A computed fold for a 140-nucleotide RNA from an uncultured Nocardioidaceae bacterium, annotated as c-di-AMP riboswitch aptamer (ydaO/yuaA leader). The coordinates come from a structure-prediction model, not an experiment, and the mean pLDDT is 79. The sequence was found by an Rfam model in a public genome assembly.

RNA sequence: CCGCUCACACCGCCUAGUCCGGGCUCACGCCCGGAGCCGGGGACCCAUCCACCAUCCCGGGGUGAAUCGACUCUGGUCGUAGGGCUUCCUUUCCAGCCCGAACCCGUCAGCUAACCCGGUCGGCGUCAAGGAAAAGGAAA
Numbered sequence: 001c002c003g004c005u006c007a008c009a010c011c012g013c014c015u016a017g018u019c020c021g022g023g024c025u026c027a028c029g030c031c032c033g034g035a036g037c038c039g040g041g042g043a044c045c046c047a048u049c050c051a052c053c054a055u056c057c058c059g060g061g062g063u064g065a066a067u068c069g070a071c072u073c074u075g076g077u078c079g080u081a082g083g084g085c086u087u088c089c090u091u092u093c094c095a096g097c098c099c100g101a102a103c104c105c106g107u108c109a110g111c112u113a114a115c116c117c118g119g120u121c122g123g124c125g126u127c128a129a130g131g132a133a134a135a136g137g138a139a140a
Base pairs, nucleotide, nucleotide: 011125012124013123014122018035019034020033021032022031023030024029036120037119038118039117040116041115046110059108060105061104062103063102068079069078070077071076082099083098084097085096086095088137089136090135091133092132093131094130
């Protein structure tokens, strides 16, 4: 000097998942209360349901972008509704790169004012940092 790997901090990204206080503890940490954000339950009205026949029986619901289709060696593959990122921020267009899962309730819930009940986790990235337009903001 070059390359590779790891760790920490700053910064950045997904997500509601951030911020401000109080108490206990030597500390680690634990508990509690708020604000903001997020989710569920829950009236009137509306919607649904109502009669007859046949078949089937495999309940129904929630969070989330994560649905649906074809194929399949049943492991998956290719698409897709939809969602995310591209570095001062927001919006639009172009271009590029990704995701398109997982879990929960427990036979029960449409919408839903008042009201009631919860959550505020977790996971990633590092020399890289695209183009155009418009409006505004921030910083210097």